[in-house]
RNA sequence: AGAGUUUGAUCCUGGCUCAGAACGAACGCUAGCGGCGUGCCUAACACAUGCAAGUCGAACGAGAAAUCCUGAGCAAUCGGGAGAGUAAAGUGGCGCACGGGUGAGUAACGCGUGGGUAAUCUGCCUUGGAGUUUGGAAUAACACCUCGAAAGGGGUGCUAAUACCGGAUAAGAUCCUAGGGACUCCGGUCUCGGGGAUAAAAGAUGGCUGAGGCUUGCAAGCUAUUGCUCCAAGAUGAGCCCGCGUACCAUUAGCUAGUUGGCGGGGUAAUGGCCCACCAAGGCAAUGAUGGUUAGCUGGUCUGAGAGGAUGACCAGCCACACUGGAACUGAGAUACGGUCCAGACUCCUACGGGAGGCAGCAGUGAGGAAUCUUGCGCAAUGGGGGAAACCCUGACGCAGCAACGCCGCGUGAGUGAUGAAGGCCUUCGGGUCGUAAAGCUCUGUCGGAUGGGAAGAAAGUCUUUGCGGUGAAUACCCGCAGGGAUUGACGGUACCCUCAAAGGAAGCCCCGGCUAACUACGUGCCAGCAGCCGCGGUAAUACGUAGGGGGCAAGCGUUGUCCGGAAUUAUUGGGCGUAAAGGGCGCGUAGGCGGCCUAGUAAGUCAGAUGUGAAAUCCCUUGGCUUAACCAAGGAAGGGCAUUUGAAACUGCUUGGCUUGAGUACGGGAGAGGAAAGUGGAAUUCCCGGUGUAGCGGUGAAAUGCGUAGAUAUGUGGAGGAACACCAGUGGCGAAGGCGACUUUCUGGACUGUAACUGACGCUGAGGCGCGAAAGCGUGGGGAGCAAACAGGAUUAGAUACCCUGGUAGUCCACGCCGUAAACGAUGAGUGCUAGGUGUAGAGGGUAUCGACCCCUUCUGUGCCGCAGUUAACACAAUAAGCACUCCGCCUGGGGAGUACGGCCGCAAGGUUGAAACUCAAAGGAAUUGACGGGGGCCCGCACAAGCGGUGGAGCAUGUGGUUUAAUUCGACGCAACGCGAAGAACCUUACCAGGGCUUGACAUCCUCAGAAUCCCAUGGAAACGUGGGAGUGCCCUUCGGGGAGCUGAGAGACAGGUGGUGCAUGGUUGUCGUCAGCUCGUGUCGUGAGAUGUUGGGUUAAGUCCCGCAACGAGCGCAACCCCUGUGUUUAGUUGCCAUCAUUCAGUUGGGCACUCUAGACAGACUGCCGGUGAUAAACCGGAGGAAGGUGGGGAUGACGUCAAAUCAUCAUGCCCCUUAUGUCCUGGGCUACACACGUGCUACAAUGGCCGGUACAGACGGAAGCAAAGCCGCGAGGUGGAGCAAAUCCGAGAAAGCCGGUCUCAGUUCGGAUUGCAGGCUGCAACUCGCCUGCAUGAAGUCGGAAUCGCUAGUAAUCGCAGGUCAGCAUACUGCGGUGAAUACGUUCCCGGGCCUUGUACACACCGCCCGUCACACCACGGGAGUUGAUUGUACCUGAAAUCGGUGGGCUAACCUUCGGGAGGCAGCCGCUUA
Repeated sequence: AGAGUUUGAUCCUGGCUCAGAACGAACGCUAGCGGCGUGCCUAACACAUGCAAGUCGAACGAGAAAUCCUGAGCAAUCGGGAGAGUAAAGUGGCGCACGGGUGAGUAACGCGUGGGUAAUCUGCCUUGGAGUUUGGAAUAACACCUCGAAAGGGGUGCUAAUACCGGAUAAGAUCCUAGGGACUCCGGUCUCGGGGAUAAAAGAUGGCUGAGGCUUGCAAGCUAUUGCUCCAAGAUGAGCCCGCGUACCAUUAGCUAGUUGGCGGGGUAAUGGCCCACCAAGGCAAUGAUGGUUAGCUGGUCUGAGAGGAUGACCAGCCACACUGGAACUGAGAUACGGUCCAGACUCCUACGGGAGGCAGCAGUGAGGAAUCUUGCGCAAUGGGGGAAACCCUGACGCAGCAACGCCGCGUGAGUGAUGAAGGCCUUCGGGUCGUAAAGCUCUGUCGGAUGGGAAGAAAGUCUUUGCGGUGAAUACCCGCAGGGAUUGACGGUACCCUCAAAGGAAGCCCCGGCUAACUACGUGCCAGCAGCCGCGGUAAUACGUAGGGGGCAAGCGUUGUCCGGAAUUAUUGGGCGUAAAGGGCGCGUAGGCGGCCUAGUAAGUCAGAUGUGAAAUCCCUUGGCUUAACCAAGGAAGGGCAUUUGAAACUGCUUGGCUUGAGUACGGGAGAGGAAAGUGGAAUUCCCGGUGUAGCGGUGAAAUGCGUAGAUAUGUGGAGGAACACCAGUGGCGAAGGCGACUUUCUGGACUGUAACUGACGCUGAGGCGCGAAAGCGUGGGGAGCAAACAGGAUUAGAUACCCUGGUAGUCCACGCCGUAAACGAUGAGUGCUAGGUGUAGAGGGUAUCGACCCCUUCUGUGCCGCAGUUAACACAAUAAGCACUCCGCCUGGGGAGUACGGCCGCAAGGUUGAAACUCAAAGGAAUUGACGGGGGCCCGCACAAGCGGUGGAGCAUGUGGUUUAAUUCGACGCAACGCGAAGAACCUUACCAGGGCUUGACAUCCUCAGAAUCCCAUGGAAACGUGGGAGUGCCCUUCGGGGAGCUGAGAGACAGGUGGUGCAUGGUUGUCGUCAGCUCGUGUCGUGAGAUGUUGGGUUAAGUCCCGCAACGAGCGCAACCCCUGUGUUUAGUUGCCAUCAUUCAGUUGGGCACUCUAGACAGACUGCCGGUGAUAAACCGGAGGAAGGUGGGGAUGACGUCAAAUCAUCAUGCCCCUUAUGUCCUGGGCUACACACGUGCUACAAUGGCCGGUACAGACGGAAGCAAAGCCGCGAGGUGGAGCAAAUCCGAGAAAGCCGGUCUCAGUUCGGAUUGCAGGCUGCAACUCGCCUGCAUGAAGUCGGAAUCGCUAGUAAUCGCAGGUCAGCAUACUGCGGUGAAUACGUUCCCGGGCCUUGUACACACCGCCCGUCACACCACGGGAGUUGAUUGUACCUGAAAUCGGUGGGCUAACCUUCGGGAGGCAGCCGCUUA
């Protein structure tokens, strides 16, 4: 510090997700030790049991028992002493308001911070001052009686005090009252001082003395200590008040009656409506009152670079609470956790009458929950309470226990060791890896275990003793200081140390597709499963599971949850709003925010210094202590802020005085569909009256509905009525926007320009608010010509609730009122300033020129276009900014749900405005790029259409396919681009299929052992394969003569063979197709953030990205063309097997001869737009012409760019993986691939006279031939037989070409057309023609008379037509591949169909239109809303009842202290009443 994820790719916007740190955690797997910490986050739920607050005999009265000793007694028993002035209880004092727990409540002066208290209190403690006197009456305990189950009482009687109550005294205090001074915030405070009134107390203990007094051990006295009372001050603690800060919701906007203030009272320690009576009508609130929800606050903690965000466990400060609610008492302090009273809920006891209780103290239990410990030890330390002290109490605390819950530390060994062991895993079978890892050898001893030591540290104090000092009359007591001695340890026999043995007891968890470090095998087969996001898994999964290996961390490792970060994804630091989410529809204007130049003052903001504070702990730094660290300690630093004070005066604010440039006013001009009202006008539509006139009109793509003989349409006159204003008219004008268009008049708003007279900052923006606001719609009343939702009819259509047509109502128009929204758009808020130009246009002005008007130059305002810098994701914007800045307002924060629901407000309604959540997705989106596509556009091509010729589709047959059938009908190929295709030829074989019969190292390959040469013959079973028996026979090479080797055969064992079994979606190779279409790319450069573009586009041209020109491109490659082959002309060379002009010869180029010609086959020439004319841009090129055998690629072939179709083929071949192994291999016989209701494709033959048949007769090319082609001759009607000359071929053979030509016959018919089918008789091949071959002869003589919708081929030696040959092959050709013969018609043209190329445009497509995608319905599930109501919780208001309790009142009850005149009174208690009230 970033990364993944939207796309084919790109840039941007934007969300989601990850890597980091942390935790009071939980869960899973695992676990050796120690130190230091931490441990109910949930039910402030309920609690059994024990403990958590007592202490003081030196305040007081009283005072046991057990037990022991002892006396008396026979014993029962009765005494004495110790226990013991002890225990327990009581009166009294102090404490119980601390410590400990919890966070329910509380949005508050509760907390934090800084102040105030002149408005206050303060026990114990400290200091100072003054005192501590004299009396009295009770009461508990106790005893007796009594009530009650108990808890608890009641009555009578006795008694003490530091308990209670009087009197005395009063330094000072309080109150009243004259007088004076200082300060002041004018309230008061402080101070000097005269008089009056009021209020105190308690003793205890030690020592001395005990003369005098008495009851002879007491009182009194002295002294010390300690209490007690009053006063003043301090310290500590507390109360109250104030400034500032302190959560969310406006779908909470108004709240308030003791409410706000005053006067006077009451109350309190104290201010105050805290409370009361009266008076006034205030107080709070958009700077968020009131209400609702949530929450203890802080120091701090976590995170972050910081600013911030989140949090408030442990520790510390404050607050609140103590079963729930209320109340007071006591007290210095409480409205009191372990006190009281009342009410309520709950639990327990009960004799049913009544009582008891409060773990949010420490342990512990139940419950809840994912989840949180021992009913431990000790007061040794620290701290607290009481006490003079010893001491007692202390679940505070100190320790231990449990828990890897966290942090920190240590260990599980170290060195050496290559046969790189065994074993595992992988493998290309060679090896690699685990791996120096192990074993082995040599060592060490941390932790753990065992033995021993260890009173070390933690301890300071306390007691006692000695000495000194103080007090004192005192050598006493007491107090202080110093020295000696004694004593106290829960932890704990712990820390630590020594010794011993032995590598011995001690490693797991997660991950390995990318992000993100780390890869292979097997299993599985969209199953099982994984997953934080993207996503893996459908038979070769680095993503599932396991294993091996590897990576990371380590006594832990992962997962889950939460918070911060990354996230600049709420943006103060630090974002945006033309199109991504986002400018309010527009104006006026309130609050608020912001604001021109100069001068002076002030000091609120601002800046600087000082002082105080900012608790401790924490964080940081430096040291130190535990062996280190964590941890702990000491010192330092830091600390936003707040307060006080002293200064500065630039800027902001405030105040003062001025200025004119911002703003406004005045005066002079002209422009304008600016607004409102009244009036006027013509054209057109429709309607009405009558005229002329006759059969149609109207409407459409075509029609029909409709109108019309009852007279339409058309035409001309007159009239009625409503609405809108042609031309002018213009990216022209005006207005804030919506919007405004005939003409005239009236009223009226704004802008502009000129002048520079006036005012003197008067300005800008603008939350709420108010107003305006298209169309549609609503209300009331008018109006209604045309148009026209709804509606009706006619068409269209599969349907047509539409588009088209005929009608037609609201409405459109007017008046008044509502509505308040629009793509209300420039998708661009308003204002101000600044920042190159160019060119239109509207209005006004100036200059120059002119007789004048133009032209020209120029200023301001408006409105357009182009364009630089700059901006922008790009597109684009660019003085009318989306540039550079400032001010103010509005708005945005992923998509969907949704501008929906609920609530509020507005509205007559329609609806508007404000405006969520649950749930769900990993995207949604913007701009641009390349393709693809379009019933988008432009240009161009092709037998693509058109123009023609001939077919297919109908018939019969052949052949292939589907389907069906079958034991099997083997398999593959499926639009073009499968279907006379693989197959250039299935009777057996082929053959892969089926049935049956056999074989199992195999039909075939290599290796090993044994035997035999090989081989041949005979017999026998069988359908054959195969099996059984017998016989003959020994070769070749080497030899040491024993034997060995090669080859072949047989037997045997195992490695292995074999598979036309699967996967063409694992592959190689090969092939088809787009398409012989003209395209497809690269290097460098340039442009662009980038994908990409440019080049390759443009203007021409071509068959062509062919060529030329232009151009930020310049070049190049694969394609095109050319080079290659055949063919067309010629020359030359050669002349047999070819040829024959001349000469001779023959039946015959047969022979001699010749090589001129034909021909053959080598070499060469020829054609290149080369030449001429025209067109074109002086180009490329095109058109025409000449010459030429051939002319613009002469004709044909071969040749197939980058790529597309997961196209075809595992059955040509090769091959990965999987599968079979007495079978999915192999051999044999027979069958099948040849089936047949049917459907389709491709062909053949026809339907006839341009023909059939018969006879005669002419002319090719190419090819094949030895297991071959085969001649002549002879036989047969023929197929064929016989025969065997010749030929490995320019020599011989196949071999007769056919259509054609000549002659004859048939005469339009199912025929002398057509030949299917069938019968009989033959021939050929072959081991074998039954399933299942071909041919011949005779006989038979089917359908068919030119073929529906539809569809195919072909542009010249082509179509059509005619025959010939070859391959395959024993035989079998209508197929296929070639060859020649005869030989046409047509093309105006590119509108349309199909396919293709280039450019351009739109796109929400990219699996790319066979795309994408919307809605309803059906079923299931999820979430949210509504719902007659019902129930619970909380809260407000009004009212009723009203416990305890304070306060007040009260009388006819009761009553120790004091007073009394002895009657009583004062005072108190209980009762009753009233206010408040749970």
About this RNA: The RNA shown here (small-subunit ribosomal RNA) has 1478 nucleotides and comes from an uncultured bacterium. Its Rfam family is "Bacterial small subunit ribosomal RNA". The coordinates come from a structure-prediction model, not an experiment, and the mean pLDDT is 83. The sequence is in RNAcentral, with records from Greengenes.